[in-house]
RNA sequence: GGGCCUAUAGUCUAAUGGAUAAAAUAUUCGGUUUCGAACCGAAAGUUCUGGGUUCGAGUCCCAGUAGGCCCA
Numbered sequence: 001g002g003g004c005c006u007a008u009a010g011u012c013u014a015a016u017g018g019a020u021a022a023a024a025u026a027u028u029c030g031g032u033u034u035c036g037a038a039c040c041g042a043a044a045g046u047u048c049u050g051g052g053u054u055c056g057a058g059u060c061c062c063a064g065u066a067g068g069c070c071c072a
Base pairs, nucleotide, nucleotide: 001071002070003069004068005067006066007065010025011024013022018055027043028042029041030040031039048064049063050062051061052060
C1' cells in the first nucleotide's frame, strides 16, 4: 500500500427493512431472612461517527474511526 471481517446496555450476546430494540449477567430499590447468601418482584441503562436510499434503517449504500485476519 491492497483485500476481507467485526462494532448493539457496565460485560457477553439476540433482533425477516415494520409493534415501545430483547435476554443473560452486573448495578439500584423492594420483598423474603435474626443478619447475609440464594430466591422472588421492580427500576434505570444500549444500535461506533457522519451522510444517503426508503413511507419506515440496528439491518441496505457511501465515507470515516477503532479492532482483528490475510497478501505485499
Background:
A computed fold for a 72-nucleotide RNA from a Candidatus Nanoarchaeia archaeon, annotated as transfer RNA. Its Rfam family is "tRNA". Rfam classes the family as a transfer RNA.